[in-house]
RNA sequence: GUUCAUCUCUCGGAGUGCCAAAUACAUUUUAUGUGUAGGCUGAGAUAGUAUGCAAAAUACUAAUUCCGUAGAACUUGAACUGGAUAAUUCCAGCGUAAGGAAGAGAAACUAAUUUAAU
Numbered sequence: 001g002u003u004c005a006u007c008u009c010u011c012g013g014a015g016u017g018c019c020a021a022a023u024a025c026a027u028u029u030u031a032u033g034u035g036u037a038g039g040c041u042g043a044g045a046u047a048g049u050a051u052g053c054a055a056a057a058u059a060c061u062a063a064u065u066c067c068g069u070a071g072a073a074c075u076u077g078a079a080c081u082g083g084a085u086a087a088u089u090c091c092a093g094c095g096u097a098a099g100g101a102a103g104a105g106a107a108a109c110u111a112a113u114u115u116a117a118u
Base pairs, nucleotide, nucleotide: 001109002108003107006106007105008104009103010102011068012067013066014065015064017040018039019038022036023035024034025033026032027031046062047061048060049059050058051057074099075098076097080093081092082091083090
């Protein structure tokens, strides 16, 4: 002097899906929906509260995990396109597209000078 990467503290941002088979219940009755346990992918898919006729749906809170401008955490495009699967952002494209939340300290690195040793 610097902060690409690393760690700590404080603050902030975001997500919570799918279901073949088993089983219970309900109904619009042989189909559909919801729950339980279980399964799939992943860093993460958890718990509770309120409104509601309701197990629908919506909103909020907490936990967990990840991410914070050198920003693919996440959202929009998207009820998207192609490939797999029981099914799903499961994989890839889309994407040198658009949006998207920061400060400090430690430590580390780089350059110059001086001293000592070789």
Molecule: TPP riboswitch aptamer (THI element)
Organism: bacterium